Context: one part of a larger RNA
RNA sequence: CGUAGGAGAUUUGAGGGGAGCUGUCCCUAGUACGAGAGGACCGGGACGGACGCAGCUCUCGUGUGCCAGUUGUUCCGCCAGGAGCACGGCUGGUUAGCGACCUGCGGAUGGGAUAAACGCUGAAAGCAUCUAAGUGUGAAGCCCACCCCAAGAUGAGAUCUCCCAUCGACUUGUUCGAGUAAGGCCACUGAGAGACGAUCAGUUUGAUAGGCCGGAAGUGUAAGUGUGGUGACACAUUCAGCUGACCGGUACUAAUCGGCCGAGGG
Numbered sequence: 001c002g003u004a005g006g007a008g009a010u011u012u013g014a015g016g017g018g019a020g021c022u023g024u025c026c027c028u029a030g031u032a033c034g035a036g037a038g039g040a041c042c043g044g045g046a047c048g049g050a051c052g053c054a055g056c057u058c059u060c061g062u063g064u065g066c067c068a069g070u071u072g073u074u075c076c077g078c079c080a081g082g083a084g085c086a087c088g089g090c091u092g093g094u095u096a097g098c099g100a101c102c103u104g105c106g107g108a109u110g111g112g113a114u115a116a117a118c119g120c121u122g123a124a125a126g127c128a129u130c131u132a133a134g135u136g137u138g139a140a141g142c143c144c145a146c147c148c149c150a151a152g153a154u155g156a157g158a159u160c161u162c163c164c165a166u167c168g169a170c171u172u173g174u175u176c177g178a179g180u181a182a183g184g185c186c187a188c189u190g191a192g193a194g195a196c197g198a199u200c201a202g203u204u205u206g207a208u209a210g211g212c213c214g215g216a217a218g219u220g221u222a223a224g225u226g227u228g229g230u231g232a233c234a235c236a237u238u239c240a241g242c243u244g245a246c247c248g249g250u251a252c253u254a255a256u257c258g259g260c261c262g263a264g265g266g
Base pairs, nucleotide, nucleotide: 001152004174005163006162007161008160009159010158011157015149016148017147018146021049022048023047024046025045026044027043033038051106052105053104054103055102059100060099061098062097066093067092068091069090070089071086072085073084074083075082076081110144111143112142117137118136119135120134164265166178167177168176169175170173183261184260185259186258187203188202189201190200191199208254209253210252211250212249213248214247215246217243218242219241224237225236226235227234228233
């Protein structure tokens, strides 16, 4: 821009894309077959591999503004307690998020038309012949079925709901302009989203983010004081103290004031 008014939802599916793999073992059955050795078709079941999709409950990894321990050194006047630097100084753990080595699921099933192949009936050619007329069976393959996208499918589809027939101008018409409606955009706070757009959640009639409060979770028992010990240190107060993203609550802070676009229907 189009989809013959303007919007908001919900959809149909032309068309396109994805997936499509396979092993071992058990039963049938040591049966059929075979002198024996060996050893099935058909059918049923169990467990896997690789691949793919999704997820973070478990396990593991990461987790550079979480917690603790600790070395050297500088500083906070000293002690104590801390801070900076040294690969996050090093080491031990670790929430959320992200990930796989983790977890769940998938290739199923059925139908249609066929290939090779196997047939039925059957002439040309009194026979024979699956083929010439006619008619069946038959693949991991083809078309559906399964998953995803999808009406710019210009062949522009469908359904539901909302808004209404306002002013002005002239060259009087599918005309131009203006203000509006439903609705939308900008702006602002953000994240289940994200390169940017977009999407989604919100903007005081508010829990959107921050703060604060509570919880979860992590670390592992803070500082100070007291007691014991010559002391290193231990014990008590104390499952303490501290804490990033997690789950809730709460208007304390910030989403102010606002602006713009947007129909009149051959």
Predicted 3D model of a 266-nucleotide part of an RNA (large-subunit ribosomal RNA, domain VI) from a Pseudomonadota bacterium. The source organism's lineage runs through Bacteria, Pseudomonadati and Pseudomonadota. It matches the Rfam family "Bacterial large subunit ribosomal RNA". Rfam links the family to the GO terms structural constituent of ribosome and ribosome. The prediction has a mean pLDDT of 89. RNAcentral holds the full RNA, with entries from ENA.